[in-house]
RNA sequence: GACAAGGGCAAAACCGGUGAAAGCCGGUGACGCAAAGCUACGAGGCUACGGUUUCCCUCAACGGGGAGCUACGCUCGUCGGGCCGCCGAA
Numbered sequence: 001g002a003c004a005a006g007g008g009c010a011a012a013a014c015c016g017g018u019g020a021a022a023g024c025c026g027g028u029g030a031c032g033c034a035a036a037g038c039u040a041c042g043a044g045g046c047u048a049c050g051g052u053u054u055c056c057c058u059c060a061a062c063g064g065g066g067a068g069c070u071a072c073g074c075u076c077g078u079c080g081g082g083c084c085g086c087c088g089a090a
Base pairs, nucleotide, nucleotide: 001087008033009032013028014027015026016025017024018023031077037083038082039081041080042079043078044075045074046073050070051069052068053067054066055065056064057063
């Protein structure tokens, strides 16, 4: 890449599991996908257990609670890069 062939993947939602959460895994299910195959390497996005700053309970300590920041956690179905690959007419 062609309204080709044979196939593939599976969004949301629901159920179960897992995790602090984001999310992930399995089942049901198809919104879509020609790399929606693999890879967190770059940018973006999500989350914040822990850490940290600060406020409050509170005068102080312990302890508890709220808010901000933070990836070492995620996301390749956000984009880019890297790796690998099925079919194939004009």